[in-house]
Context: one part of a larger RNA
RNA sequence: UGACGGGGGCCCGCACAAGCAGCGGAGCAUGUGGCUUAAUUCGAAGCAACGCGAAGAACCUUACCAGGGCUUGACAUAUGGGUGAAGCGGGGGAGACCCCGUGGCCGAGAGGAGCCCAUACAGGUGGUGCAUGGCUGUCGUCAGCUCGUGUCGUGAGAUGUUGGGUUAAGUCCCGCAACGAGCGCAACCCCCGCCGCGUGUUGCCAUCGGGUGAUGCCGGGAACCCACGCGGGACCGCCGCCGUCAAGGCGGAGGAGGGCGGGGACGACGUCAAGUCAUCAUGCCCCUUAUGCCCAGGGCUACACACGUGCUACAAUGGCGUAAACAAAGGGAAGCGAGGGAGUGAUCCGGAGCAAAUCCCACAAAUAACGUCUCAGUUCGGAUUGUAGUCUGCAACUCGACUACAUGAAGCUGGAAUCGCUAGUAAUCGCGAAUCAGCAUGUCGCGGUGAAUACGUUCCCGGGUCUUGUACA
Numbered sequence: 001u002g003a004c005g006g007g008g009g010c011c012c013g014c015a016c017a018a019g020c021a022g023c024g025g026a027g028c029a030u031g032u033g034g035c036u037u038a039a040u041u042c043g044a045a046g047c048a049a050c051g052c053g054a055a056g057a058a059c060c061u062u063a064c065c066a067g068g069g070c071u072u073g074a075c076a077u078a079u080g081g082g083u084g085a086a087g088c089g090g091g092g093g094a095g096a097c098c099c100c101g102u103g104g105c106c107g108a109g110a111g112g113a114g115c116c117c118a119u120a121c122a123g124g125u126g127g128u129g130c131a132u133g134g135c136u137g138u139c140g141u142c143a144g145c146u147c148g149u150g151u152c153g154u155g156a157g158a159u160g161u162u163g164g165g166u167u168a169a170g171u172c173c174c175g176c177a178a179c180g181a182g183c184g185c186a187a188c189c190c191c192c193g194c195c196g197c198g199u200g201u202u203g204c205c206a207u208c209g210g211g212u213g214a215u216g217c218c219g220g221g222a223a224c225c226c227a228c229g230c231g232g233g234a235c236c237g238c239c240g241c242c243g244u245c246a247a248g249g250c251g252g253a254g255g256a257g258g259g260c261g262g263g264g265a266c267g268a269c270g271u272c273a274a275g276u277c278a279u280c281a282u283g284c285c286c287c288u289u290a291u292g293c294c295c296a297g298g299g300c301u302a303c304a305c306a307c308g309u310g311c312u313a314c315a316a317u318g319g320c321g322u323a324a325a326c327a328a329a330g331g332g333a334a335g336c337g338a339g340g341g342a343g344u345g346a347u348c349c350g351g352a353g354c355a356a357a358u359c360c361c362a363c364a365a366a367u368a369a370c371g372u373c374u375c376a377g378u379u380c381g382g383a384u385u386g387u388a389g390u391c392u393g394c395a396a397c398u399c400g401a402c403u404a405c406a407u408g409a410a411g412c413u414g415g416a417a418u419c420g421c422u423a424g425u426a427a428u429c430g431c432g433a434a435u436c437a438g439c440a441u442g443u444c445g446c447g448g449u450g451a452a453u454a455c456g457u458u459c460c461c462g463g464g465u466c467u468u469g470u471a472c473a
Base pairs, nucleotide, nucleotide: 001473002472004469005468007467008466009465010464011463012462013461015457016456019421020420022418026312027311028310029309030308031307032306033305034303042053043052064298065297067295068294069293070292073121077120078119079118080117081116082115083114087102088101089100090099091098092097105112106111123287124286126285127284128283132281133280134276135275136274137272139270144183145182146181147180148179149178150159151158152157163174164173165172189264190263191262192261194232195231196230197229198228199227200226204221205220208219209218210217235258238252239251240250241249242248314414318373319372320371321370322369324367330361331360332359335354336353340349341348342347380411385406386405387404388403389402390401391400427449428448429447430446431445432444433443
């Protein structure tokens, strides 16, 4: 000087407390461990691995396994030599591939393309993330981390950065052997919330006219809503009180919004030899008729079990039925696909319109109304299984999703323990997108309905700061 303490002081955080909803019990989905296997490819490992890489394993992917094949190679460059290329046809084969036949490229006539042989080499998801770059996680959006000059100290170093206040903040004020400065904080950027101006089509329809069974449907309008550009607006600015005459705090007015308005992007010096050689790049090592390459099949989907993360439930604040209402944000051309028709249905036929504020996906669902069930393993719950189908795709046996009928399991609120959340949040309800032929309970977004509680900081966890102790460096 740090680090540490079941030392102390001050302070913060869904850290506890106060609440709400869960997980842990059940069934299923998914990841992992284990076990199994010819293979169940590899990585990730407390927080910070485990719905993680994977935003989509039937083939492909694919890296794994057994089998069948190739050896200048699936791919690149170069040199030398050769050449009746490629392609087409036939045979064998699961295919890759092997064999046979046929065929005869461009040209400026130097040669070139292709193929064959030879040689350099290619290739490697082989090893090392403890040789590395790059990228990332984490402490932590925590308020810290440093430097120049000066001063103090023999020196390591200190001071500044400590102190008194204050803040979300090393934020600002005051003081001070310090005076300044940098990286962080904040602000500048984006979205949401109020208003104004501009512009009105594909969006809108108040007023006027026309029309219909009905609809902004038509003429028209530029008000409103909205769209997307540009501005305004919030600054403790105003008033009062507190405060050191300060920084600032508390209350009030006005206001769409009030003290950082809400959300996002943004992550200091560094820590963990943290993660990644399997995104990519790359040193070294290793393989070179194989640790490279191709093929068809299997596996990654196994199953006594254990754990994580989820979905669905155990019901009446509910289940079922009938007929009604109200979104946002997205996507669409090898695409989205109306109306119409067929089917109980998944879906099919057909094809209007739409590169889309125009058309389509697209009926939002919870909710409200009416009816029914009457507390039961049930009209709860839907696992499992049988049969018949639909769709995608060369192909759904291993191993897809969906539909109908039948079947109806466990489950009556879950031990110890444990997680999330402070407001348009939790909870709950549906919708969309990426990936994608098909496959979503996952992920990333979108809106609808919409709570409870916070006395407080003694305690648990993590962190900041000052100080103290020295067994540690």